[in-house]
Context: one part of a larger RNA
């Protein structure tokens, strides 16, 4: 892994509430007691006490409606419309008490319904739904292993080096020197045993090891054996090491089922409705409380208001504005400034020119914290039309949640270069939504799935893949561009690429474009330069011959020359220039698979127009049944629903099965229970036959009780 069997909202005691029953201004009858009867237990009798039956006040104390309207249900009366009366119900009076010197105030409070059992729902205390700490405390037991000490014992193969000191021999006045021998010293060398674990290796054999190779091997060694000191304590040449495979506080038993705001699981069906992830507050931010939002039940009794349309109100946004503030701001004019400067000139006075300001003009611009202005949506009441309500609104009140991590898209903003970023807003999906479309896919399009068959349509599509058009017509595209609604990129600049389209201009007195041919003199235009002759600047830009020809349009020279153009004329011949808009295209254009159409392919099977068939979904319509609400007096039985039928957390209801106990009624060796195959019945939990196994119990129907339903928990045992 499989398999079976265990496996998680319990119980007590207090409050609350809800059902149902007794009993009632009362309800109970606990402990404790006496009495019957038969042991449990039952009854019967007293009744202490407990909650109601009056509040108010810190307390002293004081101490309450048999009013008034309104009106549902009911009643009674009406042909009917509707009248009356009106429990319950709403209003408004008024009274009781504290406050006060005193209230016209104010706060609570007032004439009824409790009580007691039982069952269901919620809180609180207890172990409290189930498993799980790491810790804390207390008391015990550890020092056969490993720390350190302390007693006794025991080991260190061999070789090397040769200190101090001796003893001779020379030397010396002495203390001594200095040569040889001798001596054998050291945390000395090399290397067994011994301890050790530096490096390679093998790979779990073994819960720490095998070969190698190293280190150390007379010591601060190494080891047997016997004792010492330990748990906030010991030992420790200190690494927080070691205290028995266990250490930044052992072990065991106990407090203990510690406690966990964290994590994991929590076991049968169906029906009705159905959230949130938001506000405030919290040593609060994984939580929690109170409100929203949701659900259930009682009370209400006639309106409601999600939508549209008007109609009157509110607004200061979008926009737009600038002699309508407040602040930014272009460029210029003109006036002011003896006490805002600066410079020139002049002996000075003073003058001139300028910058700055400050006013008035005139010209171009700008704001979330500007506004003379000023929409739309938007929000308030009123109306009308929709809708919803007597199948009971809309208030009101009581029980029960759950939720306080959210996230995607459109619209409008904030921060941020941006983000699959992050904070607000409004709608809206996903969360809690299942189908169909997007190639595939939480939230993009189509639509919100009781159940089954059938047909129609939506979005999206109709060459193949793949259901349906190689449909029709009119244009583009030549780039494989394209064949992608977004989600899934493609700019700025650039294009004599092609399509349409606007205006100005030229043209049969010949346009545009090509070819020929001409482009001239004054003059080398002054000036300036080293030169300056059309072409280095600077100034001017006349005039003449013409068919035309600039005191020159570009290239060229030191400067000249030379080459072109403008500008005319000839050929030629029919349309052309020049500008702007705008449609598709192209260049820009670089990443890791072929890999940014879903593939094949396609020049349409591509982009843009109109048109028409089809195809397409749990949509919509049909027929049939189911549930759920309603009516008809009932759970039958028959109608009626356009306005009912997805669903997480949750709220509500109503069924199923299992144990076991009373009651009933049964079944069984002529075969119980259970297994294992199979048919039937019910929306299902299940439940019934049959037929094989099996071989000794079981079961109906009605109650009551529960250690009552498992696929989960790295879930507990046990078997393969």
């Nucleotide at each position: 892994g499989c398999g079976a069997g265990g496996g998680a909202g319990u119980a007590u005691u207090u409050c609350u509430u809800u059902g149902u029953g007794g009993c009632a201004a009362g309800g109970c009858u606990u402990a404790a007691a006496u009495g019957a009867u038969u042991c449990a237990a039952u009854c019967a009798u007293u009744g202490u006490g407990c909650c109601g039956a009056a509040g108010g006040g810190a307390a002293a104390c004081c101490g309450a409606u048999u009013u008034u309207c309104c009106g549902c249900a009911g009643a009674u009366c009406u042909u009917a419309c509707g009248a009356u009366u009106c429990a319950g119900g709403g209003a408004a009076g008024u009274g009781g008490u504290g406050u006060u010197a005193a209230c016209u105030g104010c706060g609570c409070c007032a004439u009824u319904a409790g009580u007691c059992a039982c069952a269901g729902g919620g809180a609180g205390a207890u172990a409290a739904c189930c498993c799980g700490a790491a810790a804390c405390c207390a008391g015990a037991u550890g020092a056969u292993a490993a720390a350190u000490u302390c007693c006794u014992g025991a080991g260190c193969a061999g070789g090397a080096u040769g200190a101090a000191g001796g003893c001779a021999g020379c030397c010396g006045a002495c203390u001594g020197g200095u040569u040889g021998c001798u001596g054998g010293a050291g945390g000395u060398c090399c290397g067994u045993a011994g301890c050790g674990g530096u490096u390679c290796u093998a790979g779990u054999c073994u819960a720490a090891c095998u070969g190698u190779u190293c280190g150390u091997g007379u010591g601060a060694c190494u080891u047997g054996g016997g004792a010492a000191u330990a748990g906030u304590a010991c030992u420790g040449a200190g690494a927080g090491a070691g205290u028995a495979a266990u250490c930044u506080a052992a072990u065991c038993u106990g407090g203990u089922g510690c406690u966990a705001g964290c994590g994991g699981g929590u076991u049968c069906c169906u029906a009705u409705c159905g959230a949130a992830a938001a506000a405030u507050c919290c040593c609060u931010a994984a939580g929690g409380a109170u409100u929203g939002c949701c659900u259930g039940g009682c009370u209400g009794g006639a309106g409601a208001u999600a939508g549209a349309u008007a109609a009157u109100a509110u607004g200061g946004u979008a926009g737009a504005g600038a002699u309508a503030c407040u602040g930014a701001u272009u460029a210029g004019a003109a006036a002011g400034u003896a006490u805002c400067g600066a410079a020139a000139a002049g002996a000075a006075a003073u003058u001139u020119u300028u910058g700055g300001c400050u006013u008035u003009c005139u010209u171009g611009u700008c704001a979330a914290a500007c506004u003379c202005c000023g929409a739309a949506u938007g929000u308030a009441u009123u109306a009308u039309c929709g809708u919803c309500a007597u199948u009971g609104a809309a208030g009101g009140u009581c029980g029960g949640a759950g939720u306080c991590g959210g996230g995607g898209g459109g619209g409008g903003c904030g921060g941020g270069u941006a983000a699959g970023c992050u904070g607000c807003u409004u709608c809206u999906c996903c969360u809690a939504a299942a189908g169909g479309g997007g190639a595939a896919a939480a939230a993009c399009c189509c639509a919100g799935a009781c159940u089954a068959u059938g047909a129609u349509u939506a979005a999206g599509g109709u060459c193949c893949u793949u259901a349906a058009g190689u449909g029709u017509u009119g244009g583009c595209u030549a780039a494989g561009u394209g064949u992608u609604a977004a989600c899934u990129g493609g700019a700025a600049a650039g294009g004599a690429g092609u399509g349409u389209u606007u205006a100005u201009c030229c043209u049969a007195a010949g346009a545009c474009a090509a070819u020929u041919g001409g482009g001239a003199g004054g003059u080398u235009g002054g000036c300036u330069u080293a030169g300056a002759a059309g072409c280095a600047g600077c100034c001017a830009c006349c005039c003449u011959u013409u068919a035309a020809a600039g005191a020159g349009u570009g290239c060229g020279u030191a400067a000249u020359a030379g080459c072109u153009c403008a500008c005319c004329a000839a050929u030629c011949u029919a349309g052309g220039a020049u500008a702007g808009a705008u449609g598709c295209c192209c260049u820009g254009a670089a990443a890791a698979u072929u890999a940014a159409c879903g593939g094949g392919g396609c020049u349409a099977a591509g982009c843009u127009g109109a048109c028409c068939a089809c195809c397409g979904a749990u949509a919509u319509c049909a027929u049939a049944g189911a549930g759920c609400a309603c009516a008809u007096a009932c759970u039958a039985a028959u109608g009626u629903g356009a306005u009912c039928u997805g669903a997480u957390a949750g709220a509500u209801a109503g069924g199923u099965g299992c144990u076991u106990u009373g009651g009933u009624a049964g079944a069984g060796c002529a075969g119980a229970a259970g297994a294992u195959g199979g048919g039937g019945c019910g929306u299902a939990a299940g439940u019934u036959c049959c037929a094989u196994u099996g071989g000794a119990u079981c079961u109906u129907c009605c109650a009551a009780a529960g250690a009552u339903a498992u696929g989960g928990a790295u879930c507990c045992u046990c078997g393969c």

Notes: A computed fold for a 720-nucleotide part of an RNA from an activated sludge metagenome, annotated as large-subunit ribosomal RNA, domain II. RNAcentral holds the full RNA, with entries from SILVA. The coordinates come from a structure-prediction model, not an experiment, and the mean pLDDT is 82. Its Rfam family is "Bacterial large subunit ribosomal RNA".